The RNA shown here (Glycine riboswitch aptamer) has 94 nucleotides and comes from an uncultured Caulobacterales bacterium.
It was read from a public genome assembly, where an Rfam model found it.
Model confidence (mean pLDDT): 77 of 100.
Of the family's consensus pairs, 81% are formed in the model.
RNA sequence: CCUCAUCCAUCGGGAGAGAGUCGCAAUAAUAAAAUGACCGCCGAAGGCGCAACCGCUACCGGAAACGCUCAGGCAAACGGACCGAUCGGAUCAU
Numbered sequence: 001c002c003u004c005a006u007c008c009a010u011c012g013g014g015a016g017a018g019a020g021u022c023g024c025a026a027u028a029a030u031a032a033a034a035u036g037a038c039c040g041c042c043g044a045a046g047g048c049g050c051a052a053c054c055g056c057u058a059c060c061g062g063a064a065a066c067g068c069u070c071a072g073g074c075a076a077a078c079g080g081a082c083c084g085a086u087c088g089g090a091u092c093a094u
Stems, first nucleotide, its partner, number of pairs: 003093001005091004009086005018039001020038004040074003046070001047068003053062003
């Protein structure tokens, strides 16, 4: 210096499920957000698992896009696992 891998940054792509009902309630009126209650749903932030699978004689450890739905979400926006890109940044090994 280059390449691989990891993390960060930036850009692009990115699913699912009620614009639910009744109030709060003013406002000319309506809708959304927030908020109180009542149900119905989703899983791809996060979290948890007695969990596939992996290491291991076992114990034990790690752990998924699986499961749970605590949290989050259910028009758009925001968010979003994951994927791709970069004469970007950092680190590690060779």